[in-house]
Context: one part of a larger RNA
RNA sequence: UGACGGGGGCCCGCACAAGCAGCGGAGCGUGUGGUUUAAUUCGAUGCAACACGAAGAACCUUACCAGGGCUUGACAUGCACGUGGUAGCGGAGCGAAAGCCGAGCGACCCUUCGGGGAGCGUGCACAGGUGCUGCAUGGCUGUCGUCAGCUCGUGCCGUGAGGUGUUGGGUUAAGUCCCCUAACGAGCGCAACCCCUGUUGCUAGUUAGAUCUUUCUAGCGAGACUGCCGGUACAAUACCGGAGGAAGGUGGGGAUGACGUCAAGUCAGCAUGGCCUUUAUGUCCUGGGCUACACACACGCUACAAUGGUCGGUACAGAGGGUAGCCAAGCCGCGAGGCGGAGCAAAUCUCAGAAAGCCGGCCCCAGUUCGGAUUGCAGGCUGCAACCCGCCUGCAUGAAGUCGGAGUUGCUAGUAACCGCUGGUCAGCCAUACAGCGGUGAAUACGUUCCCGGGCCUUGUACA
Repeated sequence: UGACGGGGGCCCGCACAAGCAGCGGAGCGUGUGGUUUAAUUCGAUGCAACACGAAGAACCUUACCAGGGCUUGACAUGCACGUGGUAGCGGAGCGAAAGCCGAGCGACCCUUCGGGGAGCGUGCACAGGUGCUGCAUGGCUGUCGUCAGCUCGUGCCGUGAGGUGUUGGGUUAAGUCCCCUAACGAGCGCAACCCCUGUUGCUAGUUAGAUCUUUCUAGCGAGACUGCCGGUACAAUACCGGAGGAAGGUGGGGAUGACGUCAAGUCAGCAUGGCCUUUAUGUCCUGGGCUACACACACGCUACAAUGGUCGGUACAGAGGGUAGCCAAGCCGCGAGGCGGAGCAAAUCUCAGAAAGCCGGCCCCAGUUCGGAUUGCAGGCUGCAACCCGCCUGCAUGAAGUCGGAGUUGCUAGUAACCGCUGGUCAGCCAUACAGCGGUGAAUACGUUCCCGGGCCUUGUACA
């Protein structure tokens, strides 16, 4: 000087407390451990691994396993030689395919007509490796933490390590600002500048809305600064209350992550040193596996019902996607879906019915008209192909479950909770995931003693 303390002081944070909804019990989905397996590819492992890489494992993907093939190779560059019946197309045969064999058809460019180029073949250099090392690395990322800190120049102090500044008194969300001060300044952080949203003015309006003032769309401005008033404090910063205002003290949200820590994570996204491999640890194909199942954990979905279930009627969004696409009207089918073909590269057409809600009817507290697992049958769709191993529909079947032990999670307002909608990936989909969007819309915070994490000062130390 740090680090640490079941030392002290001050102060923050959904950290506790006060509340609301959950998880932990059930069934199912997904991930992981374990076990099993020919293989169940690999990585991630307290917070900060476990719906994580994966924003899509039937083949492909695919890296794993079994079997069958190839060996200058699936891919690149160079050199040498060969090549006109060459490249390319390709019948028959073997085969699961890959591949092997191979009848037949049959080219292109330049040319000095010798040949050269491309292609192909042979050979040599080499290719290739999701093989190892993240403790050799780059790059990127997580975390402490959007916490308020981390430093430097000159000066001063100290033999020196170093200190001071950055401490102190106030204040703030903030090393934010003020005052004091052997310090005076400065940098990276904070804040502001950027985007969305709430109010308003102007301009322009297609395809939006209703003619046109408006709604809306999208461009430029205005507006909020403790500016005004009162109080507290008075040295100042500031704090509390009020007015006006759409908005008040950072209005709300986002993007933005200092010096560094964890030899944190990633050689499997990519790049890359070294090592290893080279008729195989490369590469192609068929099939299987990644989907196994006594069990354990994690993240979720659906419930256990009457603030509910079901039937009929009826209302209101936002944000998105669409040409190998979205697919209207109409018709067929109980339905999934099929036929159909209009429009739309889309403020025009379409996906598209929002759902909870509201108005009526039934159910009457029961393992039920709750709950939907599981299973049988019959169908639909995608796709070369749904046995392993897809989704959806109809009929039938109707399991556990009556609110969950110890413990534990999220959330302070348009938030939690509840409700539906959209998108990416994608042929299809095991999405209940993820990323967004709107609709309805709470309760509680006395307080900082305690648990967890953090900041500043101080103290002890046999630690560095």
Molecule: small-subunit ribosomal RNA, 3' major domain
Organism: uncultured bacterium